Large-subunit ribosomal RNA, domain VI from a Bacteroidales bacterium, 252 nucleotides, folded computationally. Its Rfam family is "Bacterial large subunit ribosomal RNA". The prediction has a mean pLDDT of 87.
Context: one part of a larger RNA
RNA sequence: CGUUGGAGGCUUGAGGGGUCCUGCCUUUAGUACGAGAGGACCAAGGUGGACGGACCAACGGUGUACCAGUUGUCUCGCCAGAGGCAUUGCUGGGUAGCUGCGUCCGGAAGAGAUAAGCGCUGAAAGCAUCUAAGCGCGAAGCUCGCCCCAAGAUGAGGCCUCCUUUUAGGGUCCUGGGAGACUACCAGGUUGAUAGGCCGCAGGUAUAAGGUCAGAGAUGGCCUCAGCCGAGCGGUACUAAUUACCCAAAAA
Numbered sequence: 001c002g003u004u005g006g007a008g009g010c011u012u013g014a015g016g017g018g019u020c021c022u023g024c025c026u027u028u029a030g031u032a033c034g035a036g037a038g039g040a041c042c043a044a045g046g047u048g049g050a051c052g053g054a055c056c057a058a059c060g061g062u063g064u065a066c067c068a069g070u071u072g073u074c075u076c077g078c079c080a081g082a083g084g085c086a087u088u089g090c091u092g093g094g095u096a097g098c099u100g101c102g103u104c105c106g107g108a109a110g111a112g113a114u115a116a117g118c119g120c121u122g123a124a125a126g127c128a129u130c131u132a133a134g135c136g137c138g139a140a141g142c143u144c145g146c147c148c149c150a151a152g153a154u155g156a157g158g159c160c161u162c163c164u165u166u167u168a169g170g171g172u173c174c175u176g177g178g179a180g181a182c183u184a185c186c187a188g189g190u191u192g193a194u195a196g197g198c199c200g201c202a203g204g205u206a207u208a209a210g211g212u213c214a215g216a217g218a219u220g221g222c223c224u225c226a227g228c229c230g231a232g233c234g235g236u237a238c239u240a241a242u243u244a245c246c247c248a249a250a251a252a
Stems, first nucleotide, its partner, number of pairs: 001152001005163007015149004021049007033038001051106005059100004066093005071086006110144003117137004169247004173189005194240003197236005203229003210223005
């Protein structure tokens, strides 16, 4: 842009894509079979491998904007306490998110038509013959079934609700993220919880500074499960989403 005004919601499925794997164990049964040694079909159940999808409650990883410890050096006049730099200086932990080494799930069952093959009935050919007419079985394969995309399927589909020249509606712009290279998409824009701030909670670090006590001191105890605190959950208009502008359907 089209689908011949527009918005929201729910759909059909032409067509396309994906999946399609397999081991071992147990029961049946030490049965059938076999002199014995050995040892099943059929059927039922269990447990794995590889592969794939989804997810983050648990188990792990990461987590350079979280917390703590610590070395050297510089700065804040000095002490104390902090900050900068040194691979994030190094080290120990770690929320959200993202993840696998983690968790859950999948291949199926079933239906139809068949291949090789196995049959029934059965003539040509008084017999025989699965085939010539007819009929039945029979594969990890084929068509469905299962999962995903899908009406630009220009053949542009269907259903429901609402609005429409008094304009309906859409966009520009702004706050953002569950979205994302840009765009798009989605949540919002004061009739507002969209982001930040603030408050509370969860959660992480591990008991701040300062004071006091003990000790000659290093250091330790107490106030103190303190202090600090990214992304998480909930709340709250304090700040910012202002004002406004543009496009926009009626013809046969």